[in-house]
Context: one part of a larger RNA
RNA sequence: UCAUGGUUAAGGAACUCGGCAAAAUGGCCCUGUAACUUCGGGAGAAGGGGCGCUGGCAGCGAUGUCAGCCGCAGUGAAGAGGCCCAGGCGACUGUUUAACAAAAACACAUGGCUUUGCAAAGUUUUAAGACUAAGUAUAAGGCCUGACACCUGCCCGGUGCUGGAAGGUUAAGAGGGGAUGUUAUCGCAAGAGACGCAUUGAAUCGAAGCCCCAGUAAACGGCGGCCGUAACUAUAACGGUCCUAAGGUAGCGAAAUUCCUUGUCGGGUAAGUUCCGACCUGCACGAAUGGUGUAACGAUCUGGGCGCUGUCUCAACCAUGAGCUCG
Numbered sequence: 001u002c003a004u005g006g007u008u009a010a011g012g013a014a015c016u017c018g019g020c021a022a023a024a025u026g027g028c029c030c031u032g033u034a035a036c037u038u039c040g041g042g043a044g045a046a047g048g049g050g051c052g053c054u055g056g057c058a059g060c061g062a063u064g065u066c067a068g069c070c071g072c073a074g075u076g077a078a079g080a081g082g083c084c085c086a087g088g089c090g091a092c093u094g095u096u097u098a099a100c101a102a103a104a105a106c107a108c109a110u111g112g113c114u115u116u117g118c119a120a121a122g123u124u125u126u127a128a129g130a131c132u133a134a135g136u137a138u139a140a141g142g143c144c145u146g147a148c149a150c151c152u153g154c155c156c157g158g159u160g161c162u163g164g165a166a167g168g169u170u171a172a173g174a175g176g177g178g179a180u181g182u183u184a185u186c187g188c189a190a191g192a193g194a195c196g197c198a199u200u201g202a203a204u205c206g207a208a209g210c211c212c213c214a215g216u217a218a219a220c221g222g223c224g225g226c227c228g229u230a231a232c233u234a235u236a237a238c239g240g241u242c243c244u245a246a247g248g249u250a251g252c253g254a255a256a257u258u259c260c261u262u263g264u265c266g267g268g269u270a271a272g273u274u275c276c277g278a279c280c281u282g283c284a285c286g287a288a289u290g291g292u293g294u295a296a297c298g299a300u301c302u303g304g305g306c307g308c309u310g311u312c313u314c315a316a317c318c319a320u321g322a323g324c325u326c327g
Base pairs, nucleotide, nucleotide: 001322002321003320004319005318006317007316008315010313011312014311019308027051028050029049030048031047036041038147052069053068054067055066056065057064058063070074082306083305084304085303086302087301088300089298090297094106095105111144112143113142114141115140116139122131123130124129148293149292150291151290153223154222155221158220159219160216161215162214163213164212167211168210169209173205174204178200179199180198181197182196185192186191224242225241226240227239228238251285252282263279264278265277266276267275
């Protein structure tokens, strides 16, 4: 000096990103217990008291009660919740990055959409077959949401899906007008050229799909701008105009979302970029990529308080081990 353990005057978080670490609480009995609440909880809430030994009395006894005794200390050692207030997120118990992340991530019960009528859809496979399922729509698969309460607005123009079949387009195929090659033949020559064979091939017919017409958003997704206006001012219930498929409804809002920003006001502090309550000017919330609440729960995250302490003011000492020095 380091590691581990122990003690500490006065103060008691002044430490620090942050009470990290440590201290404190701790068992049993009695008492007592708030907001809130899904009436189950919250709750061991919080808070308060008792606990040894000896004897008497009551009782079968556990035990109760009375009297006394000792110590600093009686669950006499050890082991054995710290608590409260407020907020975010996730309802919950669970699951997860074996070996840096345990969470607000995943799952979940619930809700919805969608496919599937059984030789089911779906998956696997070249096939046979197998799973689904020895099941049968209260079933099985896919996708999303994520207890519960109150709700879930508008847009089908784009993309997707479903339905439609009049028209347009359209493959192979069918079709074969015509063209070319070849040459019997004709012709003085130039050239023409039947049948056949071969090559090529126009029109026309021709499915799904696409175009087209509808529907569908708890499908993928989307949900405006400018100008003016009220008898102080300010603001604009109101009006005008442009564009759009439609212009964001309820609720929430400087938020796990707010750039400007430490927004402004209030609370808490002597002092608060964090926190809580409001405001709304939402850079860039918003309704199952769910919205807003919510009791209970959480080795979750954030702010505050009580208790407690060597975290600190500010360090000291002790024990053990290591280092170091000497041998």

Background:
A computed fold for a 327-nucleotide part of an RNA from Algoriphagus alkaliphilus, annotated as large-subunit ribosomal RNA, domain IV. The organism belongs to Algoriphagus, within Bacteria. Model confidence (mean pLDDT): 87 of 100.